[in-house]
Molecule: SAM riboswitch aptamer (S box leader)
RNA sequence: UGCUCAUCCAGAGGGGUGGAGGGACCGGCCCUGCGAAGCCCCGGCAACCAUCCCAGCACGCACUACUCACGAACCCGUGAGGCGGCUGGGGCAGGUGCCAACUCCGGCCUGGGGACAAGGUGUCCGCCAGGGAAGAUGAGGG
Numbered sequence: 001u002g003c004u005c006a007u008c009c010a011g012a013g014g015g016g017u018g019g020a021g022g023g024a025c026c027g028g029c030c031c032u033g034c035g036a037a038g039c040c041c042c043g044g045c046a047a048c049c050a051u052c053c054c055a056g057c058a059c060g061c062a063c064u065a066c067u068c069a070c071g072a073a074c075c076c077g078u079g080a081g082g083c084g085g086c087u088g089g090g091g092c093a094g095g096u097g098c099c100a101a102c103u104c105c106g107g108c109c110u111g112g113g114g115a116c117a118a119g120g121u122g123u124c125c126g127c128c129a130g131g132g133a134a135g136a137u138g139a140g141g142g
Stems, first nucleotide, its partner, number of pairs: 003140006013042005021031003025107004043099003047096003051091007059084003066081006103134001108131005113125004
């Protein structure tokens, strides 16, 4: 850099430096000399991966043996116990990531609603809903 999958209405900022931009792109709308981006320090959050704990599951594998508990009961009966998976909850902060605004909102399509125009085939929208595109982050391949 590209591919696949998952997620995107939760959460979390101070200082120094710097000196005009930033919010991916385009449009809108915001943030910003009461100091933008970038860089450094400290702090924080907990989405994914990893890890630990708890609960649930007629989900798989293993065990017809063993151990434990209960029963008067060696035999016997009943229940529980292994490894993994899934679901839910909690912890941790190791690997990433993140710490204005729903991914700030829209961009394409569909349905609804509204406005305008016309004899008829239409046009439009700071409106509502659904889907998509794009982007971001993680995980896994190449």